About this RNA
Transfer RNA from Tetrapisispora phaffii CBS 4417, 73 nucleotides, folded computationally. Model confidence (mean pLDDT): 83 of 100. Rfam family: tRNA. It is annotated as a transfer RNA.

C1' cells in the first nucleotide's frame, strides 16, 4: 500500500430489516454458616474505538480516521 473481518461494564459476548443495551464470569451489600466455600436475594458498575453526516430518533445505515487480526502484493 490494497482486500475482507472485528472493535460493546474488570474479562468474555448477544443485540443489524433504526426506537435510548442484554447475558455468563468477576465485584459490592445482605441472609444461611462458628468461619470460608456453595446457595439464595439485592444491587454497583458500558458517553457501544473515535469524528463528522443522514433521520424526530443511530450500537444499527454511510464518510473518514485509528487500533487488533487475516489475506494479497
Nucleotide at each position: 500500500g490494497g482486500g475482507c473481518g472485528c472493535g460493546u461494564g474488570g474479562c468474555g459476548u448477544a443485540g443489524u430489516u433504526g426506537g435510548u443495551a442484554g447475558c455468563g464470569c468477576g465485584c459490592u451489600u445482605g441472609c444461611c454458616u462458628u468461619g470460608c466455600a456453595a446457595g439464595c436475594a439485592a444491587g454497583a458498575g458500558g458517553u457501544c474505538a473515535c469524528u463528522g453526516g443522514u433521520u424526530c430518533g443511530a450500537u444499527u445505515c454511510c464518510u473518514g480516521u485509528c487500533g487488533c487480526g487475516u489475506c494479497c502484493a